This is a predicted structure of a 77-nucleotide RNA (transfer RNA) from a Thermoanaerobaculia bacterium. The RNAcentral record of the sequence draws on ENA and MGnify. RNAcentral records the identical sequence in 3 taxa. The coordinates come from a structure-prediction model, not an experiment, and the mean pLDDT is 81.
RNA sequence: GGCGGUGUAGCUCAGUUGGUUAGAGCGAGCGACUCAUAAUCGCUAGGUCAUGGGUUCGAGUCCCGUCACCGCCACCA
Repeated sequence: GGCGGUGUAGCUCAGUUGGUUAGAGCGAGCGACUCAUAAUCGCUAGGUCAUGGGUUCGAGUCCCGUCACCGCCACCA
């Protein structure tokens, strides 16, 4: 340098053919239970869907650029 993949909550990840409020598990906070702790159960908070544009009535999803990380290939000395 070329090609491909990934980027969604603090962490690990779903998200169908673009369509009705953006989700799960773990974690956090609060509560229930207990003499108390753990476990268990309930509730709550937490999101610029990497980023900038575009298409569309409508974008996490489609298109283009950029950034970060990973892989493969190539090149220079």
NCBI's taxonomy places the organism under Bacteria, Pseudomonadati, Acidobacteriota, Thermoanaerobaculia. Its Rfam family is "tRNA".